[in-house]
Context: one part of a larger RNA
RNA sequence: GAACGAACGCUGGCGGCGUGUUUAAGACAUGCAAGUCGCACGGAGACAUUUGGGUAGCAAUACACGGAUGUCUGAGUGGCGCACGGGUGAGUAACACGUGAAUGACAUGCCCUUCAGAGGGGGAUAGCCCAGGGAAACUUGGAUUAAUACCCCAUGGUCCCAGCACUUUUUCAAGAUUCCGCGUUCAAGAUGAAUGCGGGGUUUUCAAAAAGUGCUGGGUAAAGGUGGCUUCGGCUGCCGCUGGAGGAUUGGUUCGCGCCCUAUCAGCUAGUUGGGGGGGUAACGGCCCACCAAGGCGAUGACGGGUACCUGGUCUGAGAGGACGAUCAGGCACACUGGAACUGAGACACGGUCCAGACACCUACGGGUGGCAGCAGUCGAGAAUAAUUCACAAUGGGGGCAACCCUGAUGGUGCAACGCCGCGUGGAGGAUGAAGGUCUUCGGAUUGUAAACUCCUGUCAUCUGGGAGCAAGACCUGGCCGUGAAUAGCGGACAGGGUUGAUAGUACCAGAAGAGGAAGGGACGGCUAACUUCGUGCCAGCAGCCGCGGUAAUACGAAGGUCCCGAGCGUUGUUC
Numbered sequence: 001g002a003a004c005g006a007a008c009g010c011u012g013g014c015g016g017c018g019u020g021u022u023u024a025a026g027a028c029a030u031g032c033a034a035g036u037c038g039c040a041c042g043g044a045g046a047c048a049u050u051u052g053g054g055u056a057g058c059a060a061u062a063c064a065c066g067g068a069u070g071u072c073u074g075a076g077u078g079g080c081g082c083a084c085g086g087g088u089g090a091g092u093a094a095c096a097c098g099u100g101a102a103u104g105a106c107a108u109g110c111c112c113u114u115c116a117g118a119g120g121g122g123g124a125u126a127g128c129c130c131a132g133g134g135a136a137a138c139u140u141g142g143a144u145u146a147a148u149a150c151c152c153c154a155u156g157g158u159c160c161c162a163g164c165a166c167u168u169u170u171u172c173a174a175g176a177u178u179c180c181g182c183g184u185u186c187a188a189g190a191u192g193a194a195u196g197c198g199g200g201g202u203u204u205u206c207a208a209a210a211a212g213u214g215c216u217g218g219g220u221a222a223a224g225g226u227g228g229c230u231u232c233g234g235c236u237g238c239c240g241c242u243g244g245a246g247g248a249u250u251g252g253u254u255c256g257c258g259c260c261c262u263a264u265c266a267g268c269u270a271g272u273u274g275g276g277g278g279g280g281u282a283a284c285g286g287c288c289c290a291c292c293a294a295g296g297c298g299a300u301g302a303c304g305g306g307u308a309c310c311u312g313g314u315c316u317g318a319g320a321g322g323a324c325g326a327u328c329a330g331g332c333a334c335a336c337u338g339g340a341a342c343u344g345a346g347a348c349a350c351g352g353u354c355c356a357g358a359c360a361c362c363u364a365c366g367g368g369u370g371g372c373a374g375c376a377g378u379c380g381a382g383a384a385u386a387a388u389u390c391a392c393a394a395u396g397g398g399g400g401c402a403a404c405c406c407u408g409a410u411g412g413u414g415c416a417a418c419g420c421c422g423c424g425u426g427g428a429g430g431a432u433g434a435a436g437g438u439c440u441u442c443g444g445a446u447u448g449u450a451a452a453c454u455c456c457u458g459u460c461a462u463c464u465g466g467g468a469g470c471a472a473g474a475c476c477u478g479g480c481c482g483u484g485a486a487u488a489g490c491g492g493a494c495a496g497g498g499u500u501g502a503u504a505g506u507a508c509c510a511g512a513a514g515a516g517g518a519a520g521g522g523a524c525g526g527c528u529a530a531c532u533u534c535g536u537g538c539c540a541g542c543a544g545c546c547g548c549g550g551u552a553a554u555a556c557g558a559a560g561g562u563c564c565c566g567a568g569c570g571u572u573g574u575u576c
Stems, first nucleotide, its partner, number of pairs: 001576004006572005013423006019416002021381001026379003030376003035080003040077002044073009054063003087334003097258007106251002111247007119153004129142005159219013173205015224239006260306003267297003272294004277289003309331004313324004336357005359370004387413001389412003395409001396407004426456004436447004460517001462512005475497004480492004520565005525546003531560005541548002
């Protein structure tokens, strides 16, 4: 000098954009943060419309009951979602993360494309009702009922399993034969014989793995709802259902490299390292198991200890580096503490289950209930960090055919000079250089064009009036196109219509009035821009370093003046 999620002191006008428990992963009152579907299902209640018979009455009518349709509500069965989104950084020195690869060892609900199918039957159960236990949480028994809940049979292939056959590829082993090179031995005149090692060719046999094709045997599926038309036989639209194949997306798994300090940690390791086999998994693997072998790691730092989520990045610096990892984005881990599985396409699951523990709460003392590291908020801790706010209008997510519902994600507003940026607190003129202050050599100098005064301007704030964009969609209507037997219905693009805004009567625009409402902080011995007087007298005090103060202190305190920055200015802390 720069920087900060800062804090503290003094001061404080407005706006825009950001940021805001760094400490106790401490404990939490209260409210909300994940629901939705009646176009899967049965039934309950309320209301409305309509209708039927009954009773009373001469009748109008009244009363109770039943049926049908529609709307709404609460609970239940069922489906999808709740594994996303949101929070935190405790743990973790690790294939956690970063980067580059591999998956011939894998999975993938919803979505897209495509092939094929959806036949027949059955028994329950929640709810409701009845009876009972319990203070409650809840729970027991009986009777009865439905489904796109559950089960059985059938069918079924480009599905699964097993076996057989064939083809292809890859790998390994053995044999036969032959060629080349090098070597050894024996004999030697040429050269030959025997043999070893390495390499190549041909051929035969055996084994393993993978893929493909074919055959045989076995196994494995389903669900309807709703709208329209109807000659009541059925036809058809939409949304669904089942089994495959492919895609996309997402995830699991594996490997190379990189990844803090410490040797006052030097040896560590028995599922340890490897093997064939078995189990398990979506899948490979000591992941697990019995057996066999005795391995594996280590001064290029194993093992131990300490510290720490990692990265894109942020800060600084000319760079190289150094420090950091708030906000935003990607990954990981965690959800009171420890452990476990269930469901599911996906979890070993923040607002699910079970067990144990600590803590807290309720209790009729028998027993139960809870988990803010979601958004607000409370206590505590701390130098220190905000509202128990508005809305689903937009974007996105879940459910639904849709209308729509839910959404503390998100969009907004509020609080805080916490940061960055912008604007203002007036402009021009104005010398009797007024008064006052301060200094003075008593002449004057300075504050100082500063003020007063004159003429203007109207940013911001204030008041008045006008007033957006964020709105696309969805819904309704119309003709057209597609589907269809159809002028039903359904789907699509187009046109028209009336609507949908939390922020908010906000931004913005126009007008009104009046300089009116808006300046401070630190420093002034040198470093370092800026000096005098008074008080004090090694006292009181200052101080970043050097150092000031013991009677004329530009260094303490005050005043005047000056310098620097300015809605800030200083101090402290930390980093470069």
Small-subunit ribosomal RNA, 5' domain from an Actinomycetota bacterium, 576 nucleotides, folded computationally. Taxonomically the source falls in Actinomycetota (Bacteria, Bacillati). The RNAcentral record of the full RNA draws on SILVA.